[in-house]
RNA sequence: CAUCGAGAGAGGCUGAGGGAACCGGCCCUGUGAAGCCUCGGCAACCUGCCCCAAGGGCAAGGUGCCAAGCCCGGCGGGCUUCGGCCCGAAGGAUG
Numbered sequence: 001c002a003u004c005g006a007g008a009g010a011g012g013c014u015g016a017g018g019g020a021a022c023c024g025g026c027c028c029u030g031u032g033a034a035g036c037c038u039c040g041g042c043a044a045c046c047u048g049c050c051c052c053a054a055g056g057g058c059a060a061g062g063u064g065c066c067a068a069g070c071c072c073g074g075c076g077g078g079c080u081u082c083g084g085c086c087c088g089a090a091g092g093a094u095g
């Protein structure tokens, strides 16, 4: 600096936690959490090739990812039927 409402899981080992941290919710989890391994998949940031002005197409080598919007809120603003809704910031993740 860019993106973050899409997308994509089986098996083995193991055995109690997990959803980044704190707080509050909510949720997942012995019908097996997290972690590790194998295989598979998604996507297309980097990369390669092609058309090329912008831009686009193809591939999938390097990353990343494969519950829920970054699970939701915390701070600020707007609206409100006072239940909440919307926008933004901060923080975070990936490149």
Stems, first nucleotide, its partner, number of pairs: 001095004009039005017028003022074004040066003045062002047059005070091001075088005